The RNA shown here (transfer RNA) has 72 nucleotides and comes from a Parcubacteria group bacterium.
It matches the Rfam family "tRNA". The family's RNA type in Rfam is transfer RNA.
Its mean pLDDT, the model's own confidence on a scale to 100, is 83.
The source organism's lineage runs through Bacteria and Bacteria candidate phyla.
[in-house]
RNA sequence: GUGCGCGUAGCUCAACGGUAGAGCACAGAGCUUAUACCUCUGCGGUUCCAGGUUCGAAUCCUGGCGCGCACA
Repeated sequence: GUGCGCGUAGCUCAACGGUAGAGCACAGAGCUUAUACCUCUGCGGUUCCAGGUUCGAAUCCUGGCGCGCACA
């Protein structure tokens, strides 16, 4: 340099073009003499960036950025 894949919550990952979720973590309550475990509740997002298509985009298209793999 070329091709392919990936980029979503603090972390690991979901999500037919139609209200962005789960687990873990964190906070609170219950339980306990207390901690832990367990149960319940809550908090947490500019879906990498900029455009385009569409009534509507995390999702489709284009360009860019970052990471990984392959080739050179």